Source information: The RNA shown here (transfer RNA) has 74 nucleotides and comes from an Elusimicrobiota bacterium. The coordinates come from a structure-prediction model, not an experiment, and the mean pLDDT is 82. The RNAcentral record of the sequence draws on ENA. Rfam family: tRNA. About the family: Transfer RNA (tRNA) molecules are approximately 80 nucleotides in length. The organism belongs to Elusimicrobiota, within Bacteria.
[in-house]
RNA sequence: GCCGGUGUAGCUCAGAGGCAGAGCAAUCCCCUCGUAAGGGAUAGGCAGGAGUUCGAGUCUCCUCACCGGCUCCA
Numbered sequence: 001g002c003c004g005g006u007g008u009a010g011c012u013c014a015g016a017g018g019c020a021g022a023g024c025a026a027u028c029c030c031c032u033c034g035u036a037a038g039g040g041a042u043a044g045g046c047a048g049g050a051g052u053u054c055g056a057g058u059c060u061c062c063u064c065a066c067c068g069g070c071u072c073c074a
Stems, first nucleotide, its partner, number of pairs: 001070007010024004018054001026042005047063005
């Protein structure tokens, strides 16, 4: 340099055009003599930019970060 993959909540991951979710974690409440477990509630996110579309986490382009493969040079 070329090709491919990944990027979504604090963590691990779903969601692949039409209301952004789960588990764990956090906070508060219930339960308990107390703790754990259990139950309920709350808060919290689409790597960045542009385009297409009535509508983009999802499609297209550019950039960034990480991972893998190939090639060249020293």